A computed fold for a 73-nucleotide RNA from a Nitrospinaceae bacterium, annotated as transfer RNA. The coordinates come from a structure-prediction model, not an experiment, and the mean pLDDT is 82. Its Rfam family is "tRNA". Rfam links the family to the GO term triplet codon-amino acid adaptor activity. The sequence was found in a public genome assembly.
RNA sequence: GGGCUGAUAGCUCAGCUGGUAGAGCACCGCCCUUACAAGGCGGGGGUCACAGGUUCGAGCCCUGUUCAGCCCA
Numbered sequence: 001g002g003g004c005u006g007a008u009a010g011c012u013c014a015g016c017u018g019g020u021a022g023a024g025c026a027c028c029g030c031c032c033u034u035a036c037a038a039g040g041c042g043g044g045g046g047u048c049a050c051a052g053g054u055u056c057g058a059g060c061c062c063u064g065u066u067c068a069g070c071c072c073a
Stems, first nucleotide, its partner, number of pairs: 001072007010025004019056001027043005049065005
């Protein structure tokens, strides 16, 4: 330098055919307990890497950029 894959909650990751962004863990509150853990119930938390484009509508499609990994030279 070229190619491929990935970037979504604090962490690990889903997200189908473009139609209200989710799970587990973590965090907060309550219940339970003498207390803690476990367990139960509820809650908060998002610039879907960034910038454009297409579309009535984009996490998803198109282009460019950045970062990470892998392969080739």